[in-house]
RNA sequence: CAAAUAGAUCGCUAGGGUUCCGGCGUUAUAGACAACGUGACUGGUCCGAGAGCAAUCGACCUUCAUUCGAAGGUUACACGGCGGGAUAAAAGCCCGGGAGGU
Numbered sequence: 001c002a003a004a005u006a007g008a009u010c011g012c013u014a015g016g017g018u019u020c021c022g023g024c025g026u027u028a029u030a031g032a033c034a035a036c037g038u039g040a041c042u043g044g045u046c047c048g049a050g051a052g053c054a055a056u057c058g059a060c061c062u063u064c065a066u067u068c069g070a071a072g073g074u075u076a077c078a079c080g081g082c083g084g085g086a087u088a089a090a091a092g093c094c095c096g097g098g099a100g101g102u
Base pairs, nucleotide, nucleotide: 007057008056009055011053012052015047016046020044021043022041023038024037025036026035027034058075059074060073061072062071063070064069077097079100083095084094085093
């Protein structure tokens, strides 16, 4: 100086909108069922973090053992647009550890 690795999965949360449920409103009705609208409707379902949390697995290192293996440690750092994309729609999702900055 250059290259490679610095990981994967699952759960939760910050956050997000409105396909479904619910709420509210309107129409109709004796009533019930239903239809439409509404997310500047708290919510449930749903989406959801590289730079959030936790767990499991994986990787690496040390010691013991070497027959099966066991114990311990490490897994760092991380400021970040505009714009576009998907989904019903949006977002800290994806483009993206990007452009840019230090």
Guanidine-I riboswitch aptamer from Thiotrichaceae bacterium UBA973, 102 nucleotides, folded computationally. Its Rfam family is "Guanidine-I riboswitch aptamer". About the family: This family represents a conserved RNA structure found upstream of the ykkC and yxkD genes in Bacillus subtilis and related genes in other bacteria. The function of this family is unclear although it has been suggested that it may function to switch on efflux pumps and detoxification systems in response to harmful environmental molecules. The organism belongs to Thiotrichaceae, within Bacteria. The prediction has a mean pLDDT of 80. The sequence was found by an Rfam model in a public genome assembly.